[in-house]
RNA sequence: AAAUUUAGAGAGUAUGAUCCCGGCUCAGGAUGAACGUUGGCGGCGCGCUUAAUACAUGCAAGUCGAGCGAGAAAGUUGGAAUAUCUUCGGAUAGGAAGACGAGUAAAGCGGCGAACUGGUGAGUAACACGUGACCUACCUACCUUUCCGUCAGGGACAACAUUUGGAAACAGAUGCUAAUACCUGAUACGUCUUCGGAUAAAAGGGGCUUCGGCCUCGCGGGAAGAUGGGGUUGCGGCCCAUCAGCUUGUUGGUAGGGUAACGGCCUACCAAGGCACUGACGGGUAGGGGACCCGAGAGGGUGAACCCCCACAUGGGGACUGAGAUACGGCCCUGACUCCUACGGGAGGCAGCAGUAGGGAAUCUUCCGCAAUGGACGAAAGUCUGACGGAGCGACGCCGCGUGGAGGAAGACGGCCUUCGGGUUGUAAACUCCUUUUAUAGGGGAAGAAUAAGUACAUUAGGUAAUGAAUGUACGAUGACGGUACCCUAUGAAUAAGCCACGGCUAACUCUGUGCCAGCAGCCGCGGUAAGACAGAGGUGGCAAACGUUAUCCGGAUUUACUGGGCGUAAAGGGUGUCUAGGCGGCUGAGUAUGUCUUCUGUGAAAGCCCCCUGCUUAACGGGGGGAGGCCAGAAGAAACUGCUCAGCUAGAGGGUCGGAGGGGGAAGCGGUACUACCAGAGGAGCGGUGAAAUGCGUAGAGACUGGUAGGAACCUCGAUAGCGAAGGCAGCUUCCUGGCCGAUUCCUGACGCUGAAGCACGAAAGCGUGGGGAGCAAACCGGAUUAGAUACCCGGGUAGUCCACGCCGCAAACGAUGUCGAUUAGGUGUUGGCCUCUUUAAUGCUGGGCCAGUGCCGCAGCUCACGCGUUAAAUCGACCGCCUGGGGAGUACGGCCGCAAGGCUAAAACUCAAGGGAAUUGACGGGGCCCCGCACAAGCGGUGGAGCACGUGGUUUAAUUCGAUGAUAAGCGAAGAACCUUACCUGGGCUUGACAUGUACGUGGUAGGAGUGGGAAACCAUAACGACCUUACUCGUAAGAGUUUGGAGCGUACACAGGUGCUGCAUGGCUGUCGUCAGCUCGUGUCGUGGGACGUCAGGUUAAGUCCUGUAACGAGCGCAACCCCUACCGUUAGUUGCCAUCAGGUUAUGCUGGGGACUCUAGCGGAACUGCCGGUGAAUAGCCGGAGGAAGGAGGGGACGACGUCAAGUCAGUAUGGCCCUUAUGUCCAGGGCGACACACGUGCUACAAUGGGUGAUACAGAGGGUCGCGAUACCGCAAGGUGGAGCCAAUCUCACAAAGUCAUCCUCAGUUCGGAUUGUGGUCUGCAACUCGACCACAUGAAGUUGGAAUCGCUAGUAAUCGUGGGUCAGCCAUACCACGGUGAAUACGUACUCGGGGCUUGUACACACCGCCCGUCACACCAGCCGAGUGGGGGAAGCUCGAAGUCGUCUCGCUACAGGGGCGCCUAAAGCAUCCUUCAUGAGGGGGGUGAAGUCGUAACAAGGUAUCCGUACCGGAAGGUGCGGAUGGAUCACCUCCUUU
Repeated sequence: AAAUUUAGAGAGUAUGAUCCCGGCUCAGGAUGAACGUUGGCGGCGCGCUUAAUACAUGCAAGUCGAGCGAGAAAGUUGGAAUAUCUUCGGAUAGGAAGACGAGUAAAGCGGCGAACUGGUGAGUAACACGUGACCUACCUACCUUUCCGUCAGGGACAACAUUUGGAAACAGAUGCUAAUACCUGAUACGUCUUCGGAUAAAAGGGGCUUCGGCCUCGCGGGAAGAUGGGGUUGCGGCCCAUCAGCUUGUUGGUAGGGUAACGGCCUACCAAGGCACUGACGGGUAGGGGACCCGAGAGGGUGAACCCCCACAUGGGGACUGAGAUACGGCCCUGACUCCUACGGGAGGCAGCAGUAGGGAAUCUUCCGCAAUGGACGAAAGUCUGACGGAGCGACGCCGCGUGGAGGAAGACGGCCUUCGGGUUGUAAACUCCUUUUAUAGGGGAAGAAUAAGUACAUUAGGUAAUGAAUGUACGAUGACGGUACCCUAUGAAUAAGCCACGGCUAACUCUGUGCCAGCAGCCGCGGUAAGACAGAGGUGGCAAACGUUAUCCGGAUUUACUGGGCGUAAAGGGUGUCUAGGCGGCUGAGUAUGUCUUCUGUGAAAGCCCCCUGCUUAACGGGGGGAGGCCAGAAGAAACUGCUCAGCUAGAGGGUCGGAGGGGGAAGCGGUACUACCAGAGGAGCGGUGAAAUGCGUAGAGACUGGUAGGAACCUCGAUAGCGAAGGCAGCUUCCUGGCCGAUUCCUGACGCUGAAGCACGAAAGCGUGGGGAGCAAACCGGAUUAGAUACCCGGGUAGUCCACGCCGCAAACGAUGUCGAUUAGGUGUUGGCCUCUUUAAUGCUGGGCCAGUGCCGCAGCUCACGCGUUAAAUCGACCGCCUGGGGAGUACGGCCGCAAGGCUAAAACUCAAGGGAAUUGACGGGGCCCCGCACAAGCGGUGGAGCACGUGGUUUAAUUCGAUGAUAAGCGAAGAACCUUACCUGGGCUUGACAUGUACGUGGUAGGAGUGGGAAACCAUAACGACCUUACUCGUAAGAGUUUGGAGCGUACACAGGUGCUGCAUGGCUGUCGUCAGCUCGUGUCGUGGGACGUCAGGUUAAGUCCUGUAACGAGCGCAACCCCUACCGUUAGUUGCCAUCAGGUUAUGCUGGGGACUCUAGCGGAACUGCCGGUGAAUAGCCGGAGGAAGGAGGGGACGACGUCAAGUCAGUAUGGCCCUUAUGUCCAGGGCGACACACGUGCUACAAUGGGUGAUACAGAGGGUCGCGAUACCGCAAGGUGGAGCCAAUCUCACAAAGUCAUCCUCAGUUCGGAUUGUGGUCUGCAACUCGACCACAUGAAGUUGGAAUCGCUAGUAAUCGUGGGUCAGCCAUACCACGGUGAAUACGUACUCGGGGCUUGUACACACCGCCCGUCACACCAGCCGAGUGGGGGAAGCUCGAAGUCGUCUCGCUACAGGGGCGCCUAAAGCAUCCUUCAUGAGGGGGGUGAAGUCGUAACAAGGUAUCCGUACCGGAAGGUGCGGAUGGAUCACCUCCUUU
């Protein structure tokens, strides 16, 4: 110097999108962990969290001979007696005594220890723990200090010996004996005391000695200390109130007992207390702390390892010994269990260390050593020590090291991807050079160990001396670990990398496989044929000897909010008042010192945390020192604030006096209208009711009308976002009783106040009880309707009830969805009550201004997620109460309290979901509103639907009836033309590089081609006469040309490939339909809004139009509209052939026939013309509209082309194109025949009709637009006709198709199944075509069906339109064309109008819809599964108190054959276990019952969301398969319209 304050990140998920409330989930850290894959080394730690389950085996507490008596053995030594043999020397066998072992082991008496150490956390919610005090109310062996003493006696008991019983464990008898064992006496401090006295200890051992004694270890008593313990107490730390009252030794006192000690600790007596909402009692859970993990902190969670305390030792009880225990490795008793047994009886307790079984996801060696540290005993040596020190096993954790380093591009091979070019793996590898940590081998090699004993010396104290004691110095044995750490050497890259992830959160991407399967998933969610989400692979990212997963805790989560949240609508203000406890409290002064603040003292163990220093190579780990840590205790001080005490004040609050308004409350009386019933009169057929009806009433006289009587209920107008009340609520009038409020005055009291858990009171309607009453209304109920049904809505009846009295109930959308009180903060404008004042009056009568108290609206600031609130706050503050914490389950179950009942109050959990909700936005929708348009309706005309036929479709059939199109927006559609072909289908027969394209290689001149012949249905197969072309070079020939040769072409073979109308229009391009020729759809900048978004695009006019004008926080712009284009209507000009012919001329039977002409028609180029330009009106003005003039045409002149952003995953892979998939001697290709044409039936589009406005016959008039050379085809002739013969003309304003028809004129038919109608059928023909059987058209003759105008329903059309009439064209050999596309002729009717239907546009409103109403969604029933509730009960656990019995044992008492002590026996109290009966609680289980939740496609209805089709909802009552319906009262969180009131603007 430091240890101070340096630290707080978010994301995903709702919704079409947005903001907010709100939950769920993720990223971080941690662990005594476990599991999966993988695994080189070392250090330091840690390792049964479950069964306090049961334990085999071994060890874990002994020691002292310097307290005592007694005292082995093995072994060694020793060698006797004796025996045998003898050569008599002796030898051999033998093994006694003695000695050592040894006064040792083992055992005993005795002492100390065994109460420590070690283990575990079952119990315990308690003075158990923590912290701070206290004990004058206590104990403490060993240890330290100090004082005094240690005297004199005595008798036993073990061991031992003998003996008895027993299987054993063990027990008994007799006898002997020692002590630091035991006893007696004496004495001492001490204790007690009546002051006389009483009581009351001890032990010796060892060493030395000059034998006197000394030293030392003990022993006894006293006083202190230290250590350890005991007790009391303040404060602190869990959950449940669905535990609210608990308690009789209970609370206190007196006396006694007991204890080391206080105490109801125990006993007797007395008193009646004690505890509790500041949570007693009860229940559940739990050892407590230091600390550990997380966190910015506050705080939350935890209580392994280490340390402190407590509790326990197989379950329960008990004492003994002792300083200390109610004793883990002691005793007694009782249970359960195990073992031994000779059945008589005994033994045992690993929650000590190892270890075993069991349980479990899961947790180690039956190791080494006392060398170190510590402990017991001992004087000591030493002995003991599973404490401890070490090693072993386990990646369980933390820390460290390594698996190589440098260079190296041909960017190798291989893998993977690919747009086929390449990219990537990747300097990565190979290769070159280098190093050797680690592993292996060899060698060396610490520290942990010194104050041992002992020896020597020195010093000190005492002593005659010696031994000895204390201190110091020197020497001095001892290592489990250990083959240690560490160091050196040798060899060689040698021995060493995996795991998870890669859709977002979240760093990291591709291919293949799979095809809502298999699977993934923390949340959101992936997977149904192109999966970055599954599986594999390549690549990439992250971490690394580990990596992931699971479990748990904290964090994020301000998501319980003290720091730091909320309650109008999101969850949340109690229905209202009153009041107790509690909380909070006006102004001034004084005192005090509770809180508060300052300083100091004590304490807050060590370890841990933080800081500094230091030791292991570093780190982890360890050592030293410091810092920090309490809501603690004490002392001294301060006095602003708070509290307390005292004194005052008047602004809060209350009172007095004078006035005032009122549907405030209670009681009694009175009144009129209406209604109903009855009576009477009069009258005569209906009344009533509805969308329409019916039930009902009525000729027995209703209804309507008149008069009278009776009854009950409610009080029109006034009447009002007026009044009063705390809320519920309160309305005719009068009287009586009564509460509150307001104003004025400023006289009195003097903080008397505010809030308010519990309590108490009030509390709409419905409902309940008893008794009345009952006119009307009316749940239930009965009828009638409606309806698919109608337990409803509508109608006719009708009972409870509604009314009164008394008593209950206590539930509402009891709402301003807004608790009460106080203070502060712009205004404007109404209204109610009172007062003041100006003015003016006879008069406060009117008007204006002001103050107080209420009650509305608008609105600034501010607040709010927004909506909105805004002096009546949801603004800014203060006080107090109530309430909320995701949705569902559920305001439910159980329990408790209340109630007569109905039911109310209080109030969970399992389980399940990733949501749920508020406000606002854009759309869409509405059986919401307003405005507008359209052949949308209406007004008209003509049709369809009925008939026959044609065509298309469905269905059916079939070998095939190819495929597609399917409401509008498929269905005379693709198809502008299926006999073959087409053709895609079916049957059969063929081909296989292919019918068609490109390329490569090889072959090929008798090659390509190919007549002909044979087989065949053909395709095709086989055979084969004849027989080429281009080109290079060369040869021959005058040349033409011929031959050889090269290359092509062609052909053949082989390989690449072709081919596919096979699949996917939900992979696509392109094109198309539809909304819709509807008027819309957007953008830039700006402004507003937190945002989604809005404004612009709206409003007022106007238009066909978002067309234009005006206003305006908008200003502009784009795509659309319109215009520009084409046709058509008028005119001009130019030009006249094939068109035209007025004039001139010529000609004909006739005709622009000819010359000629450009006038006219016409043709086709270019122009003009129309613009609301002009006038009048209307409109504020403009835009425009109406009318008029002129004009061929008038307000877009008529028609066409032209189709915004987008919608329908609309249609098309079969027009073509195209990704992917599939087939490849076939799903390709060729051929023949068949089919697409079938036929009970259904639908769509058409044609022809049903007739006289017609049909037949005859005559006759007038178009336009088209087509034509493989063609149109004239005149002429033939045929009844279709047509045939024939071939003039025409590539077309020339010729031709080609006569237009309806019309007109004339005539027949005369209302009928016909002279209507033409189907069907027969016969005979014509034409096209290889070919008309399936399957063509047409002609002639014959036949002559249905049909007499069409049900419900439905289509087209607004003017040259509908209707009607014919004509042409495309496709095409022909034609099934009545279709389609065009053309002209004739030529109407009607539109009042926008209520209704359909569609569309704009504005607005509601919404629970957003796949957008073909939406959403409710309940019963049926099925499956899940959890919980009730349940006759059943089984188990725990607890309580009662009774019975009662072991061991303490205590008391009696007694003995005991009598010194000890002991035995009896009785008594208490009491474990047990038994009996009861209660409480908890767990499991249970036939059955009731609801709840969940579950792609079940049933019945349609309750809710829009006015949801009867507005919805709340409370209550009744009813009903179900949602639900109805009655009564209430709310708006109801749409729409009208009126009133108020406000804003003009």

This is a predicted structure of a 1546-nucleotide RNA (small-subunit ribosomal RNA) from a Candidatus Fraserbacteria bacterium. Its Rfam family is "Bacterial small subunit ribosomal RNA". Rfam links the family to the GO terms structural constituent of ribosome and ribosome. The prediction has a mean pLDDT of 84.